Predicted 3D model of a 1403-nucleotide RNA (small-subunit ribosomal RNA) from an uncultured prokaryote.
[in-house]
């Protein structure tokens, strides 16, 4: 866009179109055409009733609403009751018919008619009106019967009037969102009085008159909103809500306006202006779905252009019927509530497959599989209720009438009337057949593992997860949870006592206004009467229904319905009760005040007076070179005489002791002295007034310091400023100056950690000290002592407290009343309003963003906090390093590689106890792919051995020897070789996935625990304290009591002694022997070896001490207070090192990131470090002679004597498997010489000849010898190691690796010092105790400007738009008023009354 809404012919004239009859004509003889309102009927007109009900939505509306309870000055069709009527006239209009205009909507003129249509007359009571005389006002017929007709009657109607019901106007009390960053609104505005109006009451209107009316109990203005029964939620009380149902109020495209009518200012009437659509011949029409389907938009989202009037209602009619998107059904959506279904039982080989797995199982799981039943539900087939009453037609009887018409009522009988609907229900048939998902599984919250992914991809309500082993992602498999529904999103209550009425707080977590009068309010002492407003109870009327709730009853349950009851916690009216509160009236003194007489005080305030000190200045004297000032200095002063000092004088300010957690004030604050004026406490002891009181919103006043304005002072002292210093810098901290200020005097400012961070007031509840002012009593008269008030302080019990802590001065326990709070930033900010000269100040949000901010404890951890103590930490000292050469080690470059690691102390002569090959892991070439090496399976050969020939070699070829061991004769065990596949194999990669193992704090003295105590609780206490030691060592005390791990002691070497033991060691005594030597016999004395013992424990004396513990002396003693060393390393920390020792998780490679060889490389060289050795020399170098250890190795070895060589080293071997033999000469040292302070007769690098040794093999690359060569180097800047005794220096020997190749590691002797006053600093640590916004703990934590880049928000020249006040212009439709003009049928009638139009006016 389409479609779906009147009804009466028994009001009227009528008759278009349909059906029947009738007549006529044509004929095809059963058709068609014409005409007839006769009939049943009606399209369109006049007429009546209805279209104000049903139905839709919620824009508006904060009160002309709603809801509750009431009230008087009102209408009300249709209905019911009564009373009367119901007569007789008259003129038009439609429709039709003629003619015109228009495209069309329509619309003009002329002509005929009816009515229940519209007008007069009559008559009119208990109706209106009245001046109380009177005056005025109605109707209408129709339909049935009956009668010749007049005319009778019944039934609907009709008038008029008086009640009822029902509806609907109005009025009133109370109750009904949020703002004050809206406080003053109001002129018809409050109220009278006349008139006007309305159905009515009223400023509803209007004229006059007075000047009122509302407002903090929130007016006025902005915002937002339909009320209400109810409905979600909540134990309630409340909080949010007003879909469906059902009261009430508004709307009907946006706005105004009336008309009809009983009702309307009227969803589907009318008229005007506006937007929008459409129609059109451009001149002019037409519409309004917020009725019900529908359609487009818009959205995240929401339905069929469906059937009936069978029921229930409504509207019309006498009815019969019509008509009804109301309603009754059906149709789509699991939208929500309810109630069934996908099967029931049995079924272990615990099937297969999936998933896991310690591989062995486990789970899915009786699940299915098989077997045995059922058939709801859906599927075919048949049958088969209720919802139907009444209404029509026909008999009967009864009312009504004159009536046997007509109506009405009652019986009875007949034909009917069902949209849903193939209803509901039943019953047959046929098969387990047709029928499960969805969300979760890290916690909160029921329910777990696998594989993927690697801070990626992703999850997430909150917390968080996810960086190579994710129960958190994603799949899987299991497994929880609900179930035809599940989960997600918005939303509301709830938990949340987190807006607290039930019910919270303000010391310090958010919160007491800076103090105080004091209004309005709130709340008040004791007593007696009266009253009954609050209170409290009875009883009446409401408090629609439905719903909630509880009893029943239909639908097979159930939802859902029917009845019945109780509630509806409220309002109203009315009778009652009198404690207690409120009002009134009397009284009363304990609360509050007066009044009198005392004390104490920095209580204020103004004035004038007088003070000494100090500071500055200023004049004079004395006097001479510095004052001053710091950490040190320096800018400053000063020979023009400062500073110092002495007199004199002058200013302004502040007022030393006294003075004191003393004392006064509301609070802010107040300090010499003496006068004035003056407020407030407090003490006594009597009068006296009689609740006067307590708090306190706005309001008022005061109100530190700084600041502002005039006007004055200005001595010090100082914001700004200048100068000097510090310092990287120093717009600071110091130091020299200085100005406003400070100070009077007068008006502002109004804040401060304005604190006690604690409103102001009253009662009440252990003590004991201290002090300040007053009273009272004692007595021993005092510097006494009790008590008893009002202040003021520090403990303290019970109680409170989140903890710290408060505790009669309360943060206790109690009533009354005011202020303020409601996560942290944004912010006491920003607009906006008050205040102020300004400066500000008061009052005060919000976007927005975070997941915490914030208090009291708590244990560490830190501190340029504190107190105690220790270390070669510091000092004290002896030598070193940092400079030279040179060796090692890294970094860094460099390279094909220059493999890897370690990299602050705690990496850098580390791993590595020894890189020419090997090691080697790296590089570049060659080569292999079951493998160099382990196991298993099949074949074959014994292993093995020797030489050839390529090649760099690995390796390939081909050749010779060569038959072993054990046997059940099958074979087997070693090896070797070939093939297959399982697997080897990786010094590849995570040391932040680990194991073991090591560094380090640190050989520091510490670190726990059980039980008890204490505290809510982290936690404490034990372990703190006093002393004391190397020590958490010990010892007293002690809410502790004990106990482990460390500590120390047990080991082990070293010092003494003693006992066995005597070789290879030893030799004192005896005896032999040598030119010499324990050589030898022999001995066990002594030294050594090596086994057991013993000794050292503050035992013993004296002093300190606390009668301990312990220290200091000393005596004995080889050794004295752990004798020296060494091994032993406590809980833990550093994700400290280490996958390359070595195991090992997971990952990566597999003809290779794994094997094999030859070569190179790890030895590179502008540079930087660390460790070390050699030196620079005379305490010394060089030459000659001479003396004295300890520990250690040694058969692939150490090798002695002799010979060679200059040597290094060769030759040749004796010995030794070691207290036996060798390496092996000990060097420093000791005597004599030399050298003479210089780059040297110091140093020794480099580089050149020339050997040696070792090796398969010294070129890259080895050590060492001999001859030349003779570099830096003349004791090392900042810096920085080592050591307290047999140390440090020094000196020289010896092993392990190792074929060789030490200036390093390890160990071993000789020689052998110096120095410590202290612990103030420096670095580490130990305890105790303080802060503390730090907990990955100071290498923390974090503040703020800048740079980019996004988010919100203020401000901002200005534009646009919506509301709104004042002041003006213009004005349609329309009503009322008014009317010169124009028009008119009814009555009366020359003309009028009254309409109507048309101008005008006010709205």
């Nucleotide at each position: 866009a389409u479609g779906c809404a009147g009804u009466c012919g028994a009001g009227c004239g009528g008759c278009a179109g349909c059906a029947c009859g009738g007549a006529a004509a044509g004929c095809u003889u059963g058709c068609u055409u014409u005409c007839u309102g006769g009939u049943g009927g009606c399209g369109a007109g006049c007429g009546g009733c209805g279209g104000a009900c049903g139905g839709g939505u919620g824009a508006g509306u904060a009160a002309u609403g709603c809801a509750u309870a009431g009230g008087a000055a009102u209408c009300u069709a249709c209905c019911u009751a009564a009373u009367a009527g119901u007569g007789g006239g008259g003129g038009a209009c439609a429709a039709c018919c003629u003619g015109g205009u228009g495209a069309a909507a329509a619309c003009c003129a002329g002509g005929c008619u009816a009515a229940u249509a519209c007008c007069g007359c009559a008559u009119a009571g208990u109706c209106c009106c009245u001046a109380c005389g009177g005056g005025g006002c109605a109707a209408a017929g129709c339909a049935g019967g009956g009668g010749a007709g007049a005319c009778c009657u019944u039934g609907c109607g009709c008038u008029a009037u008086u009640g009822g019901a029902u509806g609907a106007g109005c009025c009133u009390g109370c109750g009904u969102c949020g703002g004050a960053u809206u406080a003053g609104c109001u002129a018809g505005u409050u109220g009278g009085u006349g008139g006007g109006g309305u159905a009515a009451u009223g400023g509803c209107c209007u004229a006059c008159c007075a000047a009122g009316g509302c407002a903090a109990c929130g007016a006025u203005c902005c915002g937002u909103a339909g009320c209400u029964g109810g409905u979600c939620u909540g134990a309630g009380a409340g909080g949010a809500u007003g879909a469906u149902c059902a009261g009430c109020c508004a709307c009907a495209c946006u706005g105004g306006g009336a008309c009809u009518g009983a009702g309307a200012c009227a969803c589907g009437g009318c008229c005007c202006a506006g937007a929008c659509u459409c129609c059109u011949a451009c001149g002019g029409g037409a519409g309004g779905c917020a009725g019900c389907a529908g359609u487009g938009g818009g959205g995240a989202a929401u339905a069929u252009u469906g059937g009936a009037c069978a029921a229930u209602g409504g509207g019309g009619g006498c009815a019969a019927c019509c008509c009804u998107g109301a309603u009754c059904c059906a149709g789509c959506c699991a939208u929500g509530c309810c109630g069934c279904g996908u099967g029931u039982g049995u079924g272990a080989a615990g099937a297969a497959g999936g998933c896991u797995c310690u591989a062995g199982g486990g789970u899915u799981g009786u699940a299915a599989a098989g077997c045995a039943c059922u058939u709801u539900c859906a599927a075919u087939u048949g049958g088969g209720a209720a919802g139907a009453a009444a209404g029509a037609u026909u008999u009967a009887g009864a009312g009504u009438u004159a009536a046997u018409a007509c109506c009405u009522c009652u019986u009875a009988a007949u034909a009917u009337u069902g949209a849903c609907g193939u209803u509901a229900c039943c019953a047959a048939u046929a098969g387990a057949a047709g029928a499960a998902g969805c969300a979760c599984c890290g916690g909160c919250u029921a329910a777990c593992u696998c594989u993927g992914u690697g801070c990626c991809a992703g999850c997430a309500g909150c917390c968080g997860c996810g960086g190579u082993a994710a129960u958190a992602c994603a799949g899987a498999g299991g497994g929880u949870g609900c179930g035809a529904g599940c989960g997600u999103u918005a939303a509301u209550c709830g938990g949340a006592a987190u807006u607290a009425c039930u019910g919270g707080g303000c010391g310090u977590a958010a919160a007491g206004a800076g103090u105080a009068c004091g209004u309005a309010g709130g709340u008040g002492g004791u007593u007696a009467a009266a009253u009954c407003a609050g209170u409290c109870g009875g009883a009446u009327g409401u408090g629609a229904a439905a719903g909630c709730c509880c009893c029943a009853g239909g639908c097979u349950u159930a939802a859902c319905u029917u009845g019945g009851g109780a509630a509806u916690u409220g309002c109203a009216u009315u009778c009652g009760a009198u404690a207690c509160u409120g009002u009134u009236u009397g009284a009363c003194u304990a609360g509050a005040g007066u009044a009198c007489a005392g004390u104490a005080g920095a209580g204020a305030g103004a004035a004038a007076g007088g003070g000494g000190a100090a500071u500055u200045c200023c004049u004079a004297g004395u006097g001479u070179a510095g004052c001053g000032g710091u950490g040190a200095a320096a800018u400053g002063c000063g020979u023009a005489g400062a500073u110092a000092u002495u007199a004199g004088g002058a200013a302004g300010a502040a007022c030393a002791c006294c003075a004191g957690u003393g004392g006064c004030g509301a609070a802010g604050g107040c300090g010499g002295c003496u006068u004035c004026u003056u407020g407030g406490a407090u003490u006594g002891a009597u009068a006296c007034u009689g609740a006067c009181a307590c708090u306190g919103a706005g309001g008022u006043a005061c109100g530190a310091a700084a600041g502002c304005g005039u006007g004055g002072g200005g001595a010090g002292c100082a914001a700004a400023c200048a100068g000097g210093a510090u310092u990287a810098g120093a717009u600071a901290c110091c130091c020299u100056g200085g100005u406003a200020g400070u100070c009077c005097a007068c008006g502002c400012c109004c804040u401060a950690a304005a604190c006690g961070a604690u409103g102001a007031g009253a009662a009440c509840u252990a003590g004991a000290u201290g002090u300040u002012g007053g009273g009272g009593g004692g007595c021993u008269u005092g510097u006494c002592c009790c008590u008893u008030u009002a202040g003021u302080g520090g403990c303290g019990c019970a109680g409170c407290u989140a903890a710290c802590g408060c505790g009669a001065u309360a943060a206790g326990u109690u009533g009354a009343c005011c202020g303020c709070c409601u996560g942290g930033g944004g912010a006491g900010u920003a607009c906006g309003g008050c205040c102020g000269c300004a400066a500000g100040g008061u009052u005060a949000a919000a976007a927005c963003u975070c997941a915490a901010a914030u208090g009291a404890a708590u244990u560490g951890a830190c501190g340029g906090g504190g107190g105690c103590c220790c270390g070669c930490a510091c000092a004290a000292g002896c030598g070193g390093u940092g400079g030279a050469g040179c060796a090692u080690g890294u970094g860094g470059u460099u390279u094909a590689a220059u493999u890897c690691g370690a990299u602050a102390c705690a990496a850098c002569g580390c791993g590595a106890a020894g890189a020419a090959c090997c090691u080697u892991a790296c590089c570049a070439u060659c080569c292999c792919u079951u493998g160099a090496c382990a196991u298993c399976c099949a074949g074959a050969g014994a292993a093995g051995a020797g030489a050839c020939u390529a090649g760099a070699g690995a390796u390939a070829g081909a050749c010779u020897u060569g038959u072993g061991c054990c046997u059940u004769c099958g074979g087997g065990a070693a090896c070797u070789c070939u093939g297959u596949g399982a697997c080897a194999g990786g010094u590849g990669c995570u040391g932040c996935a680990u194991g073991g193992c090591u560094g380090u704090c640190g050989u520091c003295a510490g670190c726990u625990c059980g039980u008890g105590u204490u505290g809510u609780g982290a936690a404490a206490u034990g372990u703190u304290g006093g002393g004391u030691u190397a020590a958490g060592u010990c010892c007293c005390g002690c809410a502790a009591c004990g106990a482990g791990c460390g500590c120390a002691a047990c080991c082990c070497u070293u010092g003494u002694c003693c006992u066995u033991a005597u070789u290879u060691g030893c030799c004192a005594g005896c005896g032999a022997g040598u030119u010499a030597u324990g050589u030898c016999g022999g001995g066990a004395a002594c030294u050594u070896u090596a086994a057991g013992g013993a000794g050292a424990c503050u035992g013993c004396c004296g002093g300190u001490g606390a009668c301990a513990a312990a220290c200091c002396g000393g005596a004995g003693g080889a050794a004295g207070g752990u004798g020296g060393g060494g091994a032993c390393g406590a809980c833990g920390u550093c994700a400290a090192g280490u996958c390359a020792u070595c195991a090992u998780g997971g990952c990566c490679c597999u003809u290779a990131c794994g094997a094999g060889c030859g070569g190179g490389g790890c030895u590179a060289c502008a540079c930087a470090c660390g460790u070390g050795c050699u030196a620079c020399a005379a305490u010394g170098g060089c030459c000659a002679g001479g003396a004295c250890a300890a520990a250690c190795g040694g058969u692939u070895g150490c090798g002695a004597c002799c010979c060679c060589g200059c040597g290094a080293g060769g030759g040749c071997u004796a010995g030794c498997u070691a207290a036996u033999c060798u390496g092996a000469g000990a060097a420093a040292c000791c005597u004599g010489g030399u050298c003479g302070u210089a780059g040297u007769c110091c140093g020794g690098a480099u580089c050149g000849c020339a050997g040696u040794c070792u090796g398969c093999a010294a070129c890259u690359c080895g050590a060492c010898u001999g001859c030349g060569u003779g570099a830096a180097g003349u004791c090392g800047g900042a810096a920085u190691c080592g050591c307290u005794a047999g140390u440090a220096a020094u000196c020289g020997u010896g092993a392990a690796u190792c074929a060789g190749a030490a200036u390093g590691u390890c160990a071993c002797g000789g020689u052998g010092a110096a120095u410590a006053c202290g612990u103030u600093c420096c670095c580490g640590g130990g305890c105790c105790u303080u802060g503390u916004a730090c907990a990955c703990a100071c290498c923390g934590c974090c503040c703020g400007u800048c740079a980019c880049a996004c988010c919100a928000u203020g401000g901002g020249a200005g534009u646009g738009g919506a509301u709104u006040g004042c002041a003006c212009c213009a004005g349609a439709a329309g009503u009322a008023g008014c009317u010169a003009g124009c028009u008119u049928a009814a009555c009366c009638u020359u003309g009028g009354a009254g309409g109507g139009c048309g101008a005008u006016c006010a709205c």
About this RNA
It matches the Rfam family "Bacterial small subunit ribosomal RNA".